[in-house]
Context: one part of a larger RNA
RNA sequence: AGGUUGUUAAGGAACUCGGCAAAAUGACCCCGUAACUUAGGGAUAAGGGGAGCUUGUGUACAUUAGUGCGCAAGCCGCAGAGAAUAGGUCCAGGCGACUGUUUAUCAAAAACACAGGUCUGUGCUAAAUCGAAAGAUGAAGUAUACGGGCUGACACCUGCCCAAUGCUGGAAGGUUAAGAGGAGAAGUGAGAGCUUCGAAUAUAAGCCCCAGUGAAUGGCGGCCGUAACCAUGACGGUCCUAAGGUAGCGAAAUUCCUUGUCAGGUAAGUUCUGACCCGCACGAAUGGUGUAACGAUCUGGACGCUGUCUCAACAGCCUGCCCG
Numbered sequence: 001a002g003g004u005u006g007u008u009a010a011g012g013a014a015c016u017c018g019g020c021a022a023a024a025u026g027a028c029c030c031c032g033u034a035a036c037u038u039a040g041g042g043a044u045a046a047g048g049g050g051a052g053c054u055u056g057u058g059u060a061c062a063u064u065a066g067u068g069c070g071c072a073a074g075c076c077g078c079a080g081a082g083a084a085u086a087g088g089u090c091c092a093g094g095c096g097a098c099u100g101u102u103u104a105u106c107a108a109a110a111a112c113a114c115a116g117g118u119c120u121g122u123g124c125u126a127a128a129u130c131g132a133a134a135g136a137u138g139a140a141g142u143a144u145a146c147g148g149g150c151u152g153a154c155a156c157c158u159g160c161c162c163a164a165u166g167c168u169g170g171a172a173g174g175u176u177a178a179g180a181g182g183a184g185a186a187g188u189g190a191g192a193g194c195u196u197c198g199a200a201u202a203u204a205a206g207c208c209c210c211a212g213u214g215a216a217u218g219g220c221g222g223c224c225g226u227a228a229c230c231a232u233g234a235c236g237g238u239c240c241u242a243a244g245g246u247a248g249c250g251a252a253a254u255u256c257c258u259u260g261u262c263a264g265g266u267a268a269g270u271u272c273u274g275a276c277c278c279g280c281a282c283g284a285a286u287g288g289u290g291u292a293a294c295g296a297u298c299u300g301g302a303c304g305c306u307g308u309c310u311c312a313a314c315a316g317c318c319u320g321c322c323c324g
Stems, first nucleotide, its partner, number of pairs: 001319008010310002014308001019305001028050004036041001038153001052075010076080001088303007095295002100112002116151007128137003154290004159220003164217002166213005173208003180201001184197005221239005248282001249279001260276005
């Protein structure tokens, strides 16, 4: 000097991105326990109290032993769950319902999965998948089944647009391949013939076309004027569109301007909470909004607690170095 362990006056988060780390809480018994809630929970909520040993004695059950609940008197220590092991708690919000899964070796999460919802395919030699095939899985199953896509408990809901792209259905017409067809033509030959080119015509799916379809891929406007102060604009006009964003939410995991404005909390708050709505650029199964419980999740606050700090000191053990 470093590592590690422990103790510390007064203060108690002033440290710091952030209470990171440490401290504190802790098993058992008794009392007591809120909002909210899916009535199960929340809950060990929170918050209090107790405890050793000796003697005597009451009582219940067992009646060898003992187990439990008491009562009275006494004894010791700083300390009786006498050491060790053994939740810190509360308030509010975001996300994800939950238990679970994951980047073996920097990420455990709000990512994945999930039960539930919905769309779609599949009638059995099923669809789908593996395989040149045989065959196998699906399944020794049969639409309450199996495959695929999206969403993701539960509650309330899930608006408008089929113009584009896709999918499904349709078949009148247009277009359309090889093959069929063979008018006609060319070469050659004395000729029969042989060889070659070839128009019309009838034609498949597909495409064009016509419908349907959004829990299919997706999309969901602009300008101008207007009310008896001002301001605002229920209202009107006009252009464009397939249709112009409904409910709900909203400076949000989304808000650039922005530390928006107001309120709360603080002595002081770019974070946080509640509102407002001017949503640069929320929005309804790429789900919208809520939500009890849950979370080694993220954010803000409070109590307790502390060497995190003011501000450092001392001690044990280990190591390095220096001197002898």